[in-house]
RNA sequence: CGCUCAUCAAGACCGGCUGAGGGAUAGGCCCUUUGACGCCGGGGCAACCAUCGGGGACACCCCCCGAAACGGUGCCAACUCCUGCGGGGAUUCCGUCACCGGAUUCCGCGAGAGAUGAGGG
Numbered sequence: 001c002g003c004u005c006a007u008c009a010a011g012a013c014c015g016g017c018u019g020a021g022g023g024a025u026a027g028g029c030c031c032u033u034u035g036a037c038g039c040c041g042g043g044g045c046a047a048c049c050a051u052c053g054g055g056g057a058c059a060c061c062c063c064c065c066g067a068a069a070c071g072g073u074g075c076c077a078a079c080u081c082c083u084g085c086g087g088g089g090a091u092u093c094c095g096u097c098a099c100c101g102g103a104u105u106c107c108g109c110g111a112g113a114g115a116u117g118a119g120g121g
Base pairs, nucleotide, nucleotide: 001121003119004118005117006116007115008114013042014041015040016039017038021031022030023029026083027082028081043076044075045074048072049071051067052066053065054064055063056062080113085110086109088107089106090105092103093102094101095100
């Protein structure tokens, strides 16, 4: 760098340095000189890998539950901040007698993209 699988509605600060942008991306909407973002020190949250215990299955592999949180990661504004692509439902309005079509607001479903972990290349 790329592939596969899993998770993404919870949770988590203080100080120092720096000085203008930052929240991936487009549109929103937010954060930010009452100092954001980034770096450093300390602290914390969580439980993906590893560890321990139990169970299932049992050739190996694998699956589930629990414990601890020393180790490897990660994280500490807002649901991945919201939407974007597809299709479903509901409300209201308009073009109409109606069928049908258009617009608006809301709800959830699926994908794509993104983030993190693990495994292989």